[in-house]
Context: one part of a larger RNA
RNA sequence: CUGGGCGUAAAGCGCGCGUAGGCGGCUCGCUAAGUGGGAUGUGAAAGCCCCGGGCUCAACCCGGGAACUGCAUUCCAAACUGGCAGGCUAGAGUACGGUAGAGGGAGGUGGAAUUCAGGGUGUAGCGGUGAAAUGCGUAGAUAUCCUGAGGAACACCAGUGGCGAAGUCGGCUAUCUGGACCAAUACUGACGCUGAGGUCCGCAAGAGUGGGGAGCAAACAGGAUUAGAUACCCUGGUAGUCCACGCCCUCCCCGCUGUGAGAUGUUGGAGGAAUUUAUAAUCCUUUAGUAUCGUAGCUAACGCGAUAAGUUCUCCGCCUGGGGAGUACGGCCGCAAGGUUAAAACUC
Numbered sequence: 001c002u003g004g005g006c007g008u009a010a011a012g013c014g015c016g017c018g019u020a021g022g023c024g025g026c027u028c029g030c031u032a033a034g035u036g037g038g039a040u041g042u043g044a045a046a047g048c049c050c051c052g053g054g055c056u057c058a059a060c061c062c063g064g065g066a067a068c069u070g071c072a073u074u075c076c077a078a079a080c081u082g083g084c085a086g087g088c089u090a091g092a093g094u095a096c097g098g099u100a101g102a103g104g105g106a107g108g109u110g111g112a113a114u115u116c117a118g119g120g121u122g123u124a125g126c127g128g129u130g131a132a133a134u135g136c137g138u139a140g141a142u143a144u145c146c147u148g149a150g151g152a153a154c155a156c157c158a159g160u161g162g163c164g165a166a167g168u169c170g171g172c173u174a175u176c177u178g179g180a181c182c183a184a185u186a187c188u189g190a191c192g193c194u195g196a197g198g199u200c201c202g203c204a205a206g207a208g209u210g211g212g213g214a215g216c217a218a219a220c221a222g223g224a225u226u227a228g229a230u231a232c233c234c235u236g237g238u239a240g241u242c243c244a245c246g247c248c249c250u251c252c253c254c255g256c257u258g259u260g261a262g263a264u265g266u267u268g269g270a271g272g273a274a275u276u277u278a279u280a281a282u283c284c285u286u287u288a289g290u291a292u293c294g295u296a297g298c299u300a301a302c303g304c305g306a307u308a309a310g311u312u313c314u315c316c317g318c319c320u321g322g323g324g325a326g327u328a329c330g331g332c333c334g335c336a337a338g339g340u341u342a343a344a345a346c347u348c
Stems, first nucleotide, its partner, number of pairs: 004319003007302002012316001014201001016199002021194003025088003029084003033081002035077008049065006091191001092188004097182003103177003107173003110154001115149007125136002162169001206247001208245004215241002220236004258315001260313003268287006297304002321348003330341004
């Protein structure tokens, strides 16, 4: 350099934005760097290959040819790639008007429930389990009614539902704000796609400082169970869970399926047309998401199947027998925990 792969066998970065780079719509003209062709020079000789010849043959030697697939100069061609210049509107984007939404930030606010506190009623139990006990209760518990405090989460609606790039997002309300989609026009005129490095975000747990702390609950304590029980069950219970700011950057971060694009079904949405009192049925155009079934095709099979794992194009990432090992060492990052990059000996 080349090859085969990445749903489940090893293999898609957790996700976006974006630099370099790679790739890139239709059309006209110019150019001639790439590209194609011709000529000239060179590409030493020997060797290899072909033909012929000489040693009796051969090895060996001699002669001729071919080859040396390259490089340079020059001439020609102009389809394709590139460059320059002009034009276009199908990609991309902008404006105008609408639609839906748990999209995000930061305020305010509501009810149910748990707990606690005060008061009333009331009396001997409550609680818990497979059964119990620890625990709570005559200092009046549990139950029940009224009042108050505080924190966290938002029943029903709720859905194969919706939004978001992913992580994720769910009471109500106003405010600030991102994106998507739809219709009809107008405008810009390739402004695009991907994306090594880089950078933003990134459940939970963890960690720093300061708050907060109702419920739950690692650790811990007690009661049970058991041969034991550092568990499962029960009674308690601290970090934590919550908020603010700044960290950490991991996961079965899953659709185990990278991104963008073209062609190819049914159902559904929107717009328009004619008809109609009106709606619907009918016809035409266009189209976003979600779920299932399934044709061709693909697949080792399972299955996938217009949201492809079909048929193709672009760019990136990744894999190369099991263990050792996502470990050691080193680098970088982190307050730490650790993360990231990432071997080898040896062994089967």
This is a predicted structure of a 348-nucleotide part of an RNA (small-subunit ribosomal RNA, central domain) from an uncultured prokaryote.